RNA sequence: GCACAGAAACGGCAAACCUGUUGAAAAGCAGGGACGCAAAGCCACGAUCUAAAUAGUCUUUCGACUACAGGAUGGACGGGCUGCCUAG
Repeated sequence: GCACAGAAACGGCAAACCUGUUGAAAAGCAGGGACGCAAAGCCACGAUCUAAAUAGUCUUUCGACUACAGGAUGGACGGGCUGCCUAG
């Protein structure tokens, strides 16, 4: 130095839940809070979630149903990119 691996240290992130807030929803953001995490750092390619708008069907109307991502999820999982430490 590289690979595997994860004992220690320096630090890092922050689930559920609560409060506020944005959104049609999924979900996001801020504060509190720690279940966990060695990639719980990044990328929506696979995958998953939602269905406002739009299209279609039904309906006298109200409305109902179906399809659909241009909306989301990186802390379900796969794939890609990058990265701290070093007992063994």